A computed fold for a 73-nucleotide RNA from a Bacteroidia bacterium, annotated as transfer RNA. The prediction has a mean pLDDT of 82. NCBI's taxonomy places the organism under Bacteria, Pseudomonadati, Bacteroidota, Bacteroidia. Rfam family: tRNA. By type it is a transfer RNA.

RNA sequence: UUCUCCGUGGUGCAAUUGGAAGCGCAGCGGUCUUCUAAGCCGCCGAUUGUAGGUUCGAAUCCUACCGGGGAAA
Numbered sequence: 001u002u003c004u005c006c007g008u009g010g011u012g013c014a015a016u017u018g019g020a021a022g023c024g025c026a027g028c029g030g031u032c033u034u035c036u037a038a039g040c041c042g043c044c045g046a047u048u049g050u051a052g053g054u055u056c057g058a059a060u061c062c063u064a065c066c067g068g069g070g071a072a073a
Stems, first nucleotide, its partner, number of pairs: 001072007010025004019056001027043005049065005
């Protein structure tokens, strides 16, 4: 330098390939217990890496850039 894959709550991953984001853990509150842990119930938290474009509608499609992994020179 070129090619390729990835980037989504604090963290680990989903989202049937365009109809608007869900789960586990963590955190908080409650219940239970002499207390803690575990269990059970509930809650909280994302402008989907950034900026544009396409579309009635974008995590998803297109372009550039940023960061990370891999390959070739």